RNA sequence: CGAGCCAGCCAGAUGAUCGCGGCCACCGAGCCGAGGAAAGUCCGGACUCCACAGGGCAGGGUGGUGGGUAACGCCCACCCGGGGUGACCCGCGGGAAAGUGCAACAGAGAGUAGACCGCCAGCCGUCCGGCUGGUCAGGGUGAAACGGUGGUGUAAGAGACCACCAGCACCCCAGGUGACUGGGGUGGCUAGGUAAACCCCACCUGGAGCAAGACCAAGAAGGCCGCGACAGCGGCCGCAGGCGCCGGUGACCCGGCCCGGCGAGGCGCCUGGGUAGGUCGCACGAGGCCGUCGGCAACGGCGGUCCUAGAUGGAUGAUCAUCGCCCCGGCAACGGGGUACAGAAUCCGGCUUAUCGGCUGGCUCGUCCC
Repeated sequence: CGAGCCAGCCAGAUGAUCGCGGCCACCGAGCCGAGGAAAGUCCGGACUCCACAGGGCAGGGUGGUGGGUAACGCCCACCCGGGGUGACCCGCGGGAAAGUGCAACAGAGAGUAGACCGCCAGCCGUCCGGCUGGUCAGGGUGAAACGGUGGUGUAAGAGACCACCAGCACCCCAGGUGACUGGGGUGGCUAGGUAAACCCCACCUGGAGCAAGACCAAGAAGGCCGCGACAGCGGCCGCAGGCGCCGGUGACCCGGCCCGGCGAGGCGCCUGGGUAGGUCGCACGAGGCCGUCGGCAACGGCGGUCCUAGAUGGAUGAUCAUCGCCCCGGCAACGGGGUACAGAAUCCGGCUUAUCGGCUGGCUCGUCCC
């Protein structure tokens, strides 16, 4: 210098004007006012209500090992397998010698397999060839064809037998907390794939969710009728229980009274439920930042420091100016264009997805120079 790998960070700045939501022993030219994902609502928890003696079945979930954590399907470290020259990356990574199932097309045959070509033997046949049998060593098909190489053997062949190698099961030794790794021995000669197929094993697992839930509580919401200038105005009805009083000798109601009408409830007090509405839950928390100690790390201990949105028909915005950053044009001055994804709704830990651009640190490979 070029090409890469990994980790982390920023998410325009300042000012002016006009607005919006919240806060207050301080009401003022006061203070606070979105995110790295606030998103998807996919996991895990806090919190709330309901259910629940204990155990089991069913259902659901997780799945190498050790650790971290409130918990997790997350994170860290390691193991094994695969990829890359490498930094490093990827793995839904328990069990297929418990049982069942499945495997398109091609192919003779797809799982105690299989004879299409080839090879060999016998018979037939003048030759070409045909029939019967043997054979999985060679060819061919396929994602996959029942260990590999060499030899013995044979009519030809074959773990049929032998040597070495690979792999498997069991046992032993050594290292490691462990997954596992290294070495030795014995055995039978070989065990295919698939469990995001049934299934088996181990472990975990009650349900609903802040519209959870708690409190205060207008005779409120609502319905019907009338008037109207169509903006609105007026009238009536309108939850449950207890006690007391009035009431067919007629209450209440029909405007106050009487007559008359109607025909069974009315009034007061207390208690409770509860609609509109309001308050709480609800902003101090597994909290942020800095330092230090322990740990490879995730993370944890200690000390200091800070308080940082809280709407509910749902605020957090708009305009202008100057300066940044990127692109284009231009010798330059300068001109034009762009400046992402998105956006709280009980809170927190993760995962995933979206994102114009830019910055920092560590590492690898290649080339050249000293």
Predicted 3D model of a 370-nucleotide RNA (Bacterial RNase P class A) from a Propionibacteriaceae bacterium.
It matches the Rfam family "Bacterial RNase P class A". By type it is a ribozyme.
The coordinates come from a structure-prediction model, not an experiment, and the mean pLDDT is 76.
A source record names the gene rnpB.
Of the family's consensus pairs, 88% are formed in the model.